This is a predicted structure of a 1393-nucleotide RNA (small-subunit ribosomal RNA) from an uncultured bacterium. Rfam family: Bacterial small subunit ribosomal RNA. The coordinates come from a structure-prediction model, not an experiment, and the mean pLDDT is 84.
RNA sequence: AGAGUUUGAUCCUGGCUCAGGAUGAACGCUGGCGGCGUGCCUAACACAUGCAAGUCGAGCGAGAUAUUCGAAGCGGAUCCUUCGGGUGAAGCCUCGUUUGGAAAGCGGCGGACGGGUGAGUAACGCGUAGGUAACCUGCCUUGUAGAGAGGAAUAGCCAUUCGAAAGGAUGAUUAAUACCUCAUAAUAUUGUAGCUUCGCAUGGAGCAACAAUCAAAGGAGCAAUCCGCUACAAGAUGGACCCGCGGCGCAUUAGCUAGUUGGUGAGGUAACGGCUCACCAAGGCGACGAUGGGUAGCCGACCUGAGAGGGUGAACGGCCACAUUGGAACUGAGACACGGUCCAAACUCCUACGGGAGGCAGCAGUGGGGAAUAUUGCACAAUGGGGGAAACCCUGAUGCAGCAACGCCGCGUGAGUGAAGAAGUAUUUCGGUAUGUAAAGCUCUAUCAGCAGGGAAGAAAAUGACGGUACCUGACUAAGAAGCCCCGGCUAACUACGUGCCAGCAGCCGCGGUAAUACGUAGGGGGCAAGCGUUAUCCGGAUUUACUGGGUGUAAAGGGAGCGUAGACGGUGAGGCAAGUCUGAUGUGAAAGCUAUGGGCUCAACCCAUAAACUGCAUUGGAAACUGUCUUGCUAGAGUGUCGGAGAGGUAAGUGGAAUUCCUAGUGUAGCGGUGAAAUGCGUAGAUAUUAGGAGGAACACCAGUGGCGAAGGCGGCUUACUGGACGAUAACUGACGUUGAGGCUCGAAAGCGUGAGGAGCAAACAGGAUUACAUACCCUGGUAGUCCACGCGGUAAACGAAUGAAUACUAGGUGUUGGGUGGCGAUAGCCAUUCGGUGCCGCAGCAAACGCAAUAAGUAUUCCACCUGGGGAGUACGUUCGCAAGAAUGAAAACUCAAAGGAAUUGACGGGGACCCGCACAAGCGGUGGAGCAUGUGGUUUAAUUCGAAGCAACGCGAAGAACCUUACCAAAUCUUGACAUCCCGAUGACCAACUAUGUAAUGUAGUCUCUCUUCGGAGCAUCGGUGACAGGUGGUGCAUGGUUGUCGUCAGCUCGUGUCGUGAGAUGUUGGGUUAAGUCCCGCAACGAGCGCAACCCUUGUCCUUAGUAGCCAGCAGUCAGAUGGGCACUCUAGGGAGACUGCCGGGGAUAACCCGGAGGAAGGUGGGGAUGACGUCAAAUCAUCAUGCCCCUUAUGAUUUGGGCUACACACGUGCUACAAUGGCGUAAACAAAGAGAAGCGAAACCGUGAGGUGGAGCAAAUCUCAAAAAUAACGUCUCAGUUCGGAUUGUAGUCUGCAACUCGACUACAUGAAGCUGGAAUCGCUAGUAAUCGCGAAUCAGCAUGUCGCGGUGAAUACGUUCCCGGGUCUUGUACACACCGCCCGUCA
Repeated sequence: AGAGUUUGAUCCUGGCUCAGGAUGAACGCUGGCGGCGUGCCUAACACAUGCAAGUCGAGCGAGAUAUUCGAAGCGGAUCCUUCGGGUGAAGCCUCGUUUGGAAAGCGGCGGACGGGUGAGUAACGCGUAGGUAACCUGCCUUGUAGAGAGGAAUAGCCAUUCGAAAGGAUGAUUAAUACCUCAUAAUAUUGUAGCUUCGCAUGGAGCAACAAUCAAAGGAGCAAUCCGCUACAAGAUGGACCCGCGGCGCAUUAGCUAGUUGGUGAGGUAACGGCUCACCAAGGCGACGAUGGGUAGCCGACCUGAGAGGGUGAACGGCCACAUUGGAACUGAGACACGGUCCAAACUCCUACGGGAGGCAGCAGUGGGGAAUAUUGCACAAUGGGGGAAACCCUGAUGCAGCAACGCCGCGUGAGUGAAGAAGUAUUUCGGUAUGUAAAGCUCUAUCAGCAGGGAAGAAAAUGACGGUACCUGACUAAGAAGCCCCGGCUAACUACGUGCCAGCAGCCGCGGUAAUACGUAGGGGGCAAGCGUUAUCCGGAUUUACUGGGUGUAAAGGGAGCGUAGACGGUGAGGCAAGUCUGAUGUGAAAGCUAUGGGCUCAACCCAUAAACUGCAUUGGAAACUGUCUUGCUAGAGUGUCGGAGAGGUAAGUGGAAUUCCUAGUGUAGCGGUGAAAUGCGUAGAUAUUAGGAGGAACACCAGUGGCGAAGGCGGCUUACUGGACGAUAACUGACGUUGAGGCUCGAAAGCGUGAGGAGCAAACAGGAUUACAUACCCUGGUAGUCCACGCGGUAAACGAAUGAAUACUAGGUGUUGGGUGGCGAUAGCCAUUCGGUGCCGCAGCAAACGCAAUAAGUAUUCCACCUGGGGAGUACGUUCGCAAGAAUGAAAACUCAAAGGAAUUGACGGGGACCCGCACAAGCGGUGGAGCAUGUGGUUUAAUUCGAAGCAACGCGAAGAACCUUACCAAAUCUUGACAUCCCGAUGACCAACUAUGUAAUGUAGUCUCUCUUCGGAGCAUCGGUGACAGGUGGUGCAUGGUUGUCGUCAGCUCGUGUCGUGAGAUGUUGGGUUAAGUCCCGCAACGAGCGCAACCCUUGUCCUUAGUAGCCAGCAGUCAGAUGGGCACUCUAGGGAGACUGCCGGGGAUAACCCGGAGGAAGGUGGGGAUGACGUCAAAUCAUCAUGCCCCUUAUGAUUUGGGCUACACACGUGCUACAAUGGCGUAAACAAAGAGAAGCGAAACCGUGAGGUGGAGCAAAUCUCAAAAAUAACGUCUCAGUUCGGAUUGUAGUCUGCAACUCGACUACAUGAAGCUGGAAUCGCUAGUAAUCGCGAAUCAGCAUGUCGCGGUGAAUACGUUCCCGGGUCUUGUACACACCGCCCGUCA
């Protein structure tokens, strides 16, 4: 820093999407260690349990219990005993005393801090900067002064008593640093009246007088003394109030407000204040957004960004608010109080039903909600807090630990060597390649984890929860430690298989319909890494709201036009001020964070220190150019005056002629009218036409002009009246009076609405007639609102300059036109130059995406207003305003939906657009098809099968140059399984094949006879058989995977390239233009100059001549014959080699002195002589996998191979292509004539003979200019038929035959005799042909055993017509429109599903 996506391609506009960073995150897969942080974003939902605020006995009384000592009593262990008794411990109890002291109480201080949460709050709540002369402040610090004398109670305790309990009630008794009275006291407070000084006002400070009022408490200690107490002053700290400025969105919320705004007085407060009250006044706020409703704790900061900005407000820090919900006060220095009180409410719990108790938004924890967020841990050791004189007590603040990859940071999962490039896996063109030095192997190391030993700092004397922790050391083993996402483009990274628009993927474009780098899996690769992806959200990219930094002619966007309010902006000289502006200083801008530099944890994260920064605000000193403001001038802006001309400018009144229609009368007769053609309509009751007279309404021909006027809408006969504006000249007057203009007001075409007039013509609606598949249209005949007038309403138009707001200034020219002025020339008409105003065209610079604009800007600048922010939904809904209604205005509606929608230009294609040209394209002709019968192909149907392909032209006598078997691919039945065919390997045999024999089947079979070569004698070769597996085989699929071949446009004249030039670019130019041609053929011109593939020519054939050569060809002359049979000859014909010839070369005319065209001469041939071969770039996913080849897929005892039989030949029907006909230009018969080109050995087959014939017998000749097929036919001649279903026509059928062939039943051809169908020239429609052509006549060949009416060739006879290019079809060139590009068989709208 950009990229993808609109198009066939391009440029632009414009949206959508991606790559980055971030998070209190969540989810999926995975998970080794440590450090530092962080962890209910949802239900301010409800909470079990424990803990989180106590402390002081040195304020006080009382004191369970313990304890020291002493005494009395009870007691009676032990010991002694004379057994009588003595001794007298423990223990119990009573009293006194010493020490300690539980629990509760009075009293003091603290429970207003610390901790939590973000519900409320749009507010002086917060931030920032100030103010308080309008205030308070416990504990703490400093200072001054002081503490005298009394008194009355009360809790506890005790007794009685109520209650289930919680909790009380009554009585009696008692203490204090608890409470009260008196005294004393001021610089305290209050009152009265002063002085000094200060202040922006109220007023403050200081001094001083008088009067009044107000204090106190003691405790510890042997004591010293210490701790407390009271009053005042001051400090510090903390708070309270006021105020400037700042920070959300909605105007589809525009008016709000009665304590409301102010005043006076009073009350209240620590204090000011409508804070509260009484009275008085009527104010206050608001488009600079009041009020209302919605949302929200605010900030330091955090994320992002180049910045400006945008988003956020977790953790840490400051402030605020809240503590189940709502309200209230009490106490106190401080609260209207999270773990205080009272009341109300909801909920939960206890209950004896009477009544009570509670408040986790403290720390843990539970339920619930949720995608989602932790332990009912340890310790007061440290830091801090409360109490205490202190010891100490309390502290879920805090310090630590636990859980969680939630985040950031760091480390590790090994390092070196190692090619047999192992195995495996994947792929493969089977050779290899990849994984890959990767592994193994060898050598080494030990960070982390594990084991063992030592062991801190944190702590100042003691005291360590963390913790036997951090850290250090030792031994040991490569062991315990890698995943996730992606691989079509964007975006780094590719192959195989599976799947087959299915399953699925997808952030956008888009993948998937049988060869998917996009789905799934695998191998490989890329990225990141203890994480990786996804989802959500924010910023960025997005200059896509544009302050920095956008636009509005056509892409979204200029208001229909004017006047004008607020506002914004504003000419020129001088002076003042200093609000903006610039600058210096001061204060502040908390800390943390960010940044820089250092330092501490091994590094880093993290932490510490210092600096910088915090772009702000305030105070103050200065400057005066610019803006502002004040004063005073000026005239260039603006306006006024005077003179002048132009004009469909406006309003009103009057008036004129032409035309239409109607009425009356005359003339006149059968039609008129209307259309593409008609009809409806009018007319014999007299129309139309014509003449005269009259009525009425509306509009104003010619002039008339990108002429004029007006702000726009708009304005057109003439005259008059009233009236607006612009312009020119002049330079007398005013002296910035200007520009723009949100709201507002006015004007505003046509249609429409209301009331009333009017109504000739025209004419929505409506009616009828046509057209049409329909025709609610276009056309025609009628016709009502309306159009016209007056007065109102409405307020919109492609209200447009083919989409352009207003104003001012500047920026090359040229040429029209209109209104005025000046100068010159001219007798006039007029001309020339110049100037101001308007209106056009062309054009430079510049601008623009391009088109284009270009002094009338879309150029360069300034000012103001309006408007735009993807397409659709939609200018729709709701709301509001206006309107009689129709409707208009406002409207960033929203849900939903798409990845585009759009502008300009380019190349094509297309057009029932235009221009030009060509073609048997039409026309002019000739002959056909379509009707009949038959042949043949196709569709359909049928079938076991009727194998498959070809499908508009460009499939259909096509593949097929020839299906009885074979062919054959189809069907039925049967048989074979390394196979009918190929290669390799092993074994056997010496053959196999063919022939013959036997046997057998529907058929392939089976058995037998016969049967190798070479040799160095080892064997080798060959062939067959058998076996094994690799493989063979497939007319199975895909012609949309392909090669090759072919068709078609089209033998149409086109299709391109290099360099240059033009264009931002796609592209253009060249190739367009003027001529010409069959032709992009040639000439000329030209920002083009050249070139290539096509055209033409070169090739073959045919037409004339020459030459060479004469056998199998020919015969003029010689000989000669039945006969060119023979001798002879090669002149001619002919054959086949080589040449010549034709080039617009010559002449005349036209044309541009060109190309070329027309005519002529000569010539066998004349303007490419005729014909053929030859087919540019490309189009049709055209045809063919069944000619062949081939990728992939499929079958493998079958989708392969073999055999027999059948089928491809079916037949209600439809179509194509042909043959034969329908007859006399003919049929039949008789006898005669003339070709060319071919073919022939498993062949052509002569003569002769036989047969009515097909044919048979026969076998001469010929591998062919020799022989054969072979007869040409139409034709001509003669005869007959005489217009009929015939002597036309020959289908069909019967009988009998011939030939081919293993075999003619399904299913061949031919022959003879007999039979003798349809058909008498063919509807709509349609085909071929321009000269040796059409038409007509026969001949040959390929295929082929046999089988053409088909195909390909050959010659014979041999026409007609073409004015011409309007039309049909096809094609070419130029141009134009396009919303088409799969390209009009396109695109696309509505309805229905």